[in-house]
Context: one part of a larger RNA
Molecule: large-subunit ribosomal RNA, domain II
Organism: Treponema sp.
RNA sequence: ACCUGCGAGUUGCGCUGUGCAGCGAGGCUAAGUGAUCGGAGUCACGGAGUCCGAGGGAAACCGAGUCUGAACAGGGCGUACAGUUGCACGGCGCAGACCCGAAGCCAAUGUGAUCUUACCAUGGGCAGGCUGAAGCGCGGGUAAAACCGCGUGGAGGGCCGAACAGUAAUCUGUUAAAAAAGGUAGUGAUGACCUGUGGUAAGGAGUGAAAGGCUAAACAAACAUGGAAAUAGCUGGCUCUCCCCGAAAUGCCUUUAGGGACAGCCUCAUGCAAAACUUCCGGAGGUAAAGCACUGGAUGGCCGCGGGGGAGUCAAAUCCUACCAAAUCCAAUCAAACUAAGAAUGCCGGGAGUCAGCGCAUGGGAGUGAGACUGCGUGCGACAAGGUUCGCAGUCGAGAGGGAAACAGCCCGGACCGCCGGCCAAGGUCCCCAAAUCAUGCUGAGUGUGAAAUGAAGUGCGGAUGCACAGACAGCCAGGAGGUUGGCUUAGAAGCAGCCAUUCCUUGAAAGAGUGCGUAACAGCUCACUGGUCGAGCAUCCGUGCGCAGACAAUGUAACGGGGCUAAGCAUGAUACCGAAGCCGCGGAUUCACGCCGAUGGGCGUGACUGGUAGGGGAGCAUUCCGCCAACCCAUGAAGGGGUGCCCGCGAGGGGCCCUGGAGGAAGCGGAAGAGAGAAUGCAGGC
Numbered sequence: 001a002c003c004u005g006c007g008a009g010u011u012g013c014g015c016u017g018u019g020c021a022g023c024g025a026g027g028c029u030a031a032g033u034g035a036u037c038g039g040a041g042u043c044a045c046g047g048a049g050u051c052c053g054a055g056g057g058a059a060a061c062c063g064a065g066u067c068u069g070a071a072c073a074g075g076g077c078g079u080a081c082a083g084u085u086g087c088a089c090g091g092c093g094c095a096g097a098c099c100c101g102a103a104g105c106c107a108a109u110g111u112g113a114u115c116u117u118a119c120c121a122u123g124g125g126c127a128g129g130c131u132g133a134a135g136c137g138c139g140g141g142u143a144a145a146a147c148c149g150c151g152u153g154g155a156g157g158g159c160c161g162a163a164c165a166g167u168a169a170u171c172u173g174u175u176a177a178a179a180a181a182g183g184u185a186g187u188g189a190u191g192a193c194c195u196g197u198g199g200u201a202a203g204g205a206g207u208g209a210a211a212g213g214c215u216a217a218a219c220a221a222a223c224a225u226g227g228a229a230a231u232a233g234c235u236g237g238c239u240c241u242c243c244c245c246g247a248a249a250u251g252c253c254u255u256u257a258g259g260g261a262c263a264g265c266c267u268c269a270u271g272c273a274a275a276a277c278u279u280c281c282g283g284a285g286g287u288a289a290a291g292c293a294c295u296g297g298a299u300g301g302c303c304g305c306g307g308g309g310g311a312g313u314c315a316a317a318u319c320c321u322a323c324c325a326a327a328u329c330c331a332a333u334c335a336a337a338c339u340a341a342g343a344a345u346g347c348c349g350g351g352a353g354u355c356a357g358c359g360c361a362u363g364g365g366a367g368u369g370a371g372a373c374u375g376c377g378u379g380c381g382a383c384a385a386g387g388u389u390c391g392c393a394g395u396c397g398a399g400a401g402g403g404a405a406a407c408a409g410c411c412c413g414g415a416c417c418g419c420c421g422g423c424c425a426a427g428g429u430c431c432c433c434a435a436a437u438c439a440u441g442c443u444g445a446g447u448g449u450g451a452a453a454u455g456a457a458g459u460g461c462g463g464a465u466g467c468a469c470a471g472a473c474a475g476c477c478a479g480g481a482g483g484u485u486g487g488c489u490u491a492g493a494a495g496c497a498g499c500c501a502u503u504c505c506u507u508g509a510a511a512g513a514g515u516g517c518g519u520a521a522c523a524g525c526u527c528a529c530u531g532g533u534c535g536a537g538c539a540u541c542c543g544u545g546c547g548c549a550g551a552c553a554a555u556g557u558a559a560c561g562g563g564g565c566u567a568a569g570c571a572u573g574a575u576a577c578c579g580a581a582g583c584c585g586c587g588g589a590u591u592c593a594c595g596c597c598g599a600u601g602g603g604c605g606u607g608a609c610u611g612g613u614a615g616g617g618g619a620g621c622a623u624u625c626c627g628c629c630a631a632c633c634c635a636u637g638a639a640g641g642g643g644u645g646c647c648c649g650c651g652a653g654g655g656g657c658c659c660u661g662g663a664g665g666a667a668g669c670g671g672a673a674g675a676g677a678g679a680a681u682g683c684a685g686g687c
Stems, first nucleotide, its partner, number of pairs: 002686005011095013026051003032045005055062002065077004098237002101234001105227003109224003117201009126191001128160003131156001135152006164188002169184004203219001205215003240620006250263002253260002264368002266365007276354008290339002295335003299331003306324002308321004371396007379388002401412003416588004421584003427578003430563003436575007448565001454549002458546010475533005481506003486500003512527001516525002589610001591608007621676001623673006632665002640660005646655003
């Protein structure tokens, strides 16, 4: 791990609601007593007491009224609706109160110093070696000393190092040989040393060379028992079936934030009579967009209050200003806290139509009060986040099925059961893999099958302007001159450093006082421009479709699910098909409504309905025991156990049959519960 057994809303009292029953303006007895009895018990008595039958007021008190009040006012609470007792069930309260679970607290009382800490008493132990204090002796030395030397001597929390004690390092060990050890190296080793035996000191206490250490493998308060089933707003667990409905993760408050109270949303009962959607009509409004009259922001211009700077003989008047710049005006703008104007939705009211069980109230029972993502509208954040806070909607939550390769929150669509029938949705139709062909274009990048700014004679389509058979564009042949080296400047400046100029005139088919190289300056090459050759389109720009570059990541192709595809890619159009638990068909069941029949539970028909967590409601199955009925089954085999291709029930389950077993056991109708197991790191046993 597995198997078997055990294992969690109980009981008492009180309150409240529902059902049933009794009696009813009344209802009920409690303790107790008596009778009876084989027993569980039953019957009778017992009216103490209790609830109701009248309320109002703080009360005195009054009373169908009363209180407030000056009030015969108004207002508040009442009057006009029957209760009460028992049983069962739902819920609440007080009790351990569904079960298991703390760390802890206390106390009284105790047990512990065989571990360990300290101390007391009495014993024991420390191989060997080294050093050589004081003192003493002798010698030297001195006036005498001090002092020096040599011996002797044997001191020391002295030195080296076993036993013994101990642990600062490291390795091993870590389901160990060991719940603290082993190896190596290292420390103390005559001392504040080590050790035996006996004794003393303890729980807010001891002991402590002090680490909160130690006090029996556990100590910031030991252990045992008790208070005690402590408490646990926390975690886990909580056992048969079918049917109906079905949430919430919000608001407000909270020593509150993972808990609650009230409301919201669910369910059940009773009563009432409304609810939703569409359309039309009427209404309030200040959002989006827009706008700039208002409030403010911000840009340019005209004008130029004022200021700065300069001039003016000091001062001033005054003047100048390529500076800054108010206000008005012009132009063009921005705004959640701007609006003269202003939607769509939504909201309110009314009429009509549609749908069908939606709505409201009172009462019983809840759960929820951690939400998640997607789309849209805002805030915060960085016009970040699978971020966060709100609003509107959807889905998941509590929703299976099909699609998106896989994939709660995306797309389609809401699963009562059965069928080897049909039609569609999203999405698909070359193969994996069910189903496809056609037409017209585009792409050539395997783009499709990941990405931006930006870049580019990729290519399709549309448009604009100019040039062109009186010959354009590109190439090739030829010319490209003279005044003049224009003037100035300059060492020089000659088309080509720089400056100036109505940059002119001449020849000519054309040729700039020169487009770019080049020279020190010239020269030289070239261009503009022109002729010829050639012979049909050329040049520039705009919009748009599809593509190209930009494009670098970690195990292995790996950015179509794969194969593979030039369509089996993209766009448009057409017609088919596939495709789900959707819809239809056939059969059956549930619930609700209506109708008919029967009439106390039922039957038939029609229509709708039947996903579901928390949770509410309904109906049942099984187990043990008891009562009633009955007088049943059983050795021709009870219960129990093992099986079964059988029957009944939607199911929990019930029966039949076979084997085993060997003595008890039901059915029906009721009652009472130690009343159903897979989970609790559950408990016990087996293995």